RNA sequence: CCGGACGGGUAAUCGCCUGGUGCGAUUAGCAGGUACUCGGGAGGAAAGUCCGGUCUCCAUAGGGCAGCAUGCCGGCUAACGGCCGGGGGGAUCCGCCAAGCGGAUUCUACGGAAAGUGCCACAGAAAAUAUACCGCCUUGUCACGAAGGUAAGGGUGAAAAGGUGCGGUAAGAGCGCACCGCGGCGGGAGUAAUUCGCGCCGGCAGGGCAAACCCCAUGCGGAGCAAGACCAAAUAGGGGAGGAGGAGCGGCCCGCUCCGCUUAACUUCCGGGUAGGUCGCUUGAGCCGUUCAGUAAUGGCCGGCCUAGAUGAAUGAUUACCGCCCCGCAAGGGGACACAGAAACCGGCUUAUAGUCCGG
RNA sequence: GCGGGAUUGGCCGAAUGGCUUAGGCGCUGGACUGUGAAUCCAGCCACGAGAGUUCGAUUCUCUCAUCUCGCCCCA
Numbered sequence: 001c002c003g004g005a006c007g008g009g010u011a012a013u014c015g016c017c018u019g020g021u022g023c024g025a026u027u028a029g030c031a032g033g034u035a036c037u038c039g040g041g042a043g044g045a046a047a048g049u050c051c052g053g054u055c056u057c058c059a060u061a062g063g064g065c066a067g068c069a070u071g072c073c074g075g076c077u078a079a080c081g082g083c084c085g086g087g088g089g090g091a092u093c094c095g096c097c098a099a100g101c102g103g104a105u106u107c108u109a110c111g112g113a114a115a116g117u118g119c120c121a122c123a124g125a126a127a128a129u130a131u132a133c134c135g136c137c138u139u140g141u142c143a144c145g146a147a148g149g150u151a152a153g154g155g156u157g158a159a160a161a162g163g164u165g166c167g168g169u170a171a172g173a174g175c176g177c178a179c180c181g182c183g184g185c186g187g188g189a190g191u192a193a194u195u196c197g198c199g200c201c202g203g204c205a206g207g208g209c210a211a212a213c214c215c216c217a218u219g220c221g222g223a224g225c226a227a228g229a230c231c232a233a234a235u236a237g238g239g240g241a242g243g244a245g246g247a248g249c250g251g252c253c254c255g256c257u258c259c260g261c262u263u264a265a266c267u268u269c270c271g272g273g274u275a276g277g278u279c280g281c282u283u284g285a286g287c288c289g290u291u292c293a294g295u296a297a298u299g300g301c302c303g304g305c306c307u308a309g310a311u312g313a314a315u316g317a318u319u320a321c322c323g324c325c326c327c328g329c330a331a332g333g334g335g336a337c338a339c340a341g342a343a344a345c346c347g348g349c350u351u352a353u354a355g356u357c358c359g360g
Numbered sequence: 361g362c363g364g365g366a367u368u369g370g371c372c373g374a375a376u377g378g379c380u381u382a383g384g385c386g387c388u389g390g391a392c393u394g395u396g397a398a399u400c401c402a403g404c405c406a407c408g409a410g411a412g413u414u415c416g417a418u419u420c421u422c423u424c425a426u427c428u429c430g431c432c433c434c435a
Stems, first nucleotide, its partner, number of pairs: 001360006008322007016041004020036004043339001047350002050348005055224004067220005072086005087110001088108009111215002116213002118209003133154002135150005162180006181204001182202005187196003228279004238270005246263006286305004291300003323337001324335004361431007370385003378415001387403005408424005
């Protein structure tokens, strides 16, 4: 430095939350009360809420667009952006005389830049199908200026258009050739990513950025336990019936009869729903042990176990001994002693963490 | 408990990945004035922290920190 495990212990007394059993009240029962040599009572992160799921409600014929996320290959898993193994690339160290190769450790958001669009400040001649500032060469001139050729050299920059050598040329240039590098096709190895002292072809065109837009592939319906379900007070408000064979208006100008509509106080019933209460709530992709398969992550068989469930919210205090730390030569004295604390649950990641132990 | 948003001088607030990060209020000093205000000139004071991508980060990505908003029922 890396990986893994632990995260003060035991006992007594008092107290708190919760389960069980009993008592008591009651026709019976629930809630509440009370009692007990009865059972249980924070974490590795309970945290952040960064991912994935279970569960609940809403939406939904099927498909697409948009949006978001992921991105080498294979495997594990309920699922994942997680984990395991492998490949490619980078860094450090070591070995070999060197180029380079090999080994160890470690990191890696690692599809596509030849679909398209965009950006690359300053400097520089030029920042990408280009270009001539200096230089070099040719023409021309008395000379300078000028015209043309040239990317080998100088210089700039984070980045400059394959590298070395030979030939070639006026000077040069993959212009030609050899080797190296690069790309394509085939062959061998491998499930694949990928790889090769293999063969053939291509002089070689297109620098970087996709944690720029974008393209391709894959996945995703939305919201979240304050989800959601049930019981249900007072007050206010809604509806039905009675009040009402009454009263008012209308149906013909009036009267009678009949019909239609409206109608208060008050009485009674019903449903929604607030406060409040109950459920959801902890037996679950569960924990421990043995064994088997697998390099591993992980999975299977068998046996055993039940291990918080609050709702202004319990999990605490004191004493004794031990452990650890500090002071002291010693006797002894002092220290609540890391990070932190459940809230529907689970699998991961990230962050905080004194000290101790194990392995490399 | 769950889900959103934000962070740039003392305060408000802008920004195409590219010079030393605008501007306003404020503060300090000076000028003007008999003095003060107003005005003018000059100056000081910032990208919440740490990593990564990139030649280059306030800006893009990740991890933290801090602040802030919403949630139930009826209308």
Description
Two RNAs folded together computationally: RNase P RNA and transfer RNA, 435 nucleotides in total. It holds a member of the Rfam family "Bacterial RNase P class A". The family's RNA type in Rfam is ribozyme. The prediction has a mean pLDDT of 77.